Predicted 3D model of RNase P RNA and transfer RNA as a complex of 432 nucleotides. Rfam match: Bacterial RNase P class A. The family's RNA type in Rfam is ribozyme. From the family's description: Ribonuclease P (RNase P) is a ubiquitous endoribonuclease, found in archaea, bacteria and eukarya as well as chloroplasts and mitochondria.
RNA sequence: GCGGAUGGCUGGAUGGCCGAGGGGUUUAGGCUCCUAGGAAAGUCCGGACUCCACGAGGCAAUGGUGCCGGGUAACGCCCGGCGGGGGAGACCCUAGGGAAAGCGCCACAGAAAUCAGACCGCUCUGAUCCGUCAGAGCAAGGGUGAAAAGGUGGGGUAAGAGCCCACCGCCGCGUUGGUAACAGGGCGGGCAUGGCAAGCCCCACCAGGAGCAAUGCCGAAUAGGAACCUCGCUGGGCGCCUCGCCUUGAGGUUCGGGUUGGCAGCUUGAGGUGUUCGGUAACGGGCACCCUAGAGGAAUGGUCAUCCAACCGGCUCGCGCCGGGGGACAGAAUCCGGCUUAUAGGCCAUCCGCGCGC
RNA sequence: GGUCCCUUAGCUCAACUGGAUAGAGCAGCUGACUUCUAAUCAGCAGGUUGAGGGUUCGAGUCCUUCAGGGAUCG
Repeated sequence: GCGGAUGGCUGGAUGGCCGAGGGGUUUAGGCUCCUAGGAAAGUCCGGACUCCACGAGGCAAUGGUGCCGGGUAACGCCCGGCGGGGGAGACCCUAGGGAAAGCGCCACAGAAAUCAGACCGCUCUGAUCCGUCAGAGCAAGGGUGAAAAGGUGGGGUAAGAGCCCACCGCCGCGUUGGUAACAGGGCGGGCAUGGCAAGCCCCACCAGGAGCAAUGCCGAAUAGGAACCUCGCUGGGCGCCUCGCCUUGAGGUUCGGGUUGGCAGCUUGAGGUGUUCGGUAACGGGCACCCUAGAGGAAUGGUCAUCCAACCGGCUCGCGCCGGGGGACAGAAUCCGGCUUAUAGGCCAUCCGCGCGC
Repeated sequence: GGUCCCUUAGCUCAACUGGAUAGAGCAGCUGACUUCUAAUCAGCAGGUUGAGGGUUCGAGUCCUUCAGGGAUCG
């Protein structure tokens, strides 16, 4: 210098004028303070909060999560590690429990697709019209397929084959290191167990339902209407009483009608910034300082001036100068922790590879 | 603002438990019949299964992230 990898920050600045929303103060006028984001978005997860349901525990059903350890209020999130895969490397990707509990599926091709199998082929024997045919053995080679019952090499054999041996793989037992996932080495077994669980399922763990248009209070409004239940048998009527019927009283549930106003919930919180300690880290503890939108269909804007970048043109070997030009995605609605998606550009740090010079 | 659902040819729908080249009807085009049109008959074309990624040998179907559309709640 070129090409890459990872992590982080920022995403216009200042001033004038005219406005909008909220708070404080004031009799009023006025004065003064605050006013979008890293994603406010998607609503994909997890909570806080409120209401409903519920005596407690267990089981079943349904849904979700799924290597190990840690963090957290919690999580499907984050951090660290392990295994597998990719890259020359920095580094990246990974829904990664169980297929010897059971069921199901594996199209087409192929001889055979799971109780494996024999088309071509190899070998032996017999027959023969010398073209082949029959019987027996084999699964090494060919062919099909996404996948063919371990792989490579040697021995062995009529030909072959874990049939036997060495190494690798697999399974079992115990051992060393590690909290663990797992890794290393040892002994034994010739090998039995194809794939799919983002098919049903099994195992472990988690989960009651709904959502701030939740919910509570006040006011206004009209006509209190219908159905059902409970209590009281209070009053009245019908018949002398018991009792029955009608009407009436109090309370509750549901439906329908009316009202679409105000207040609370509502923003001080698992809050932010700085520093220090513990921890590899996520994160946690201490100390100091700060308060930073809370409205109703809902404000956070417009314009002018001067600058700063991107970009374009001219001059210049280049540095640079002059002129033009104009700023990404987007936009709070109860509030937090995450994830995902969108984002013109600019800046910083660490690391890898190649080339050149010393 | 909250919750839920859908997307296959121009339109309306199929595709069974994942299996090869996604099928129907209407509409469109060409030809035949007819003096001409309609009807009828014969044939043809038309699909990135809303988009991207993943699981699988294989995806319209299973999982996930987006896009578009719709319904409902005081």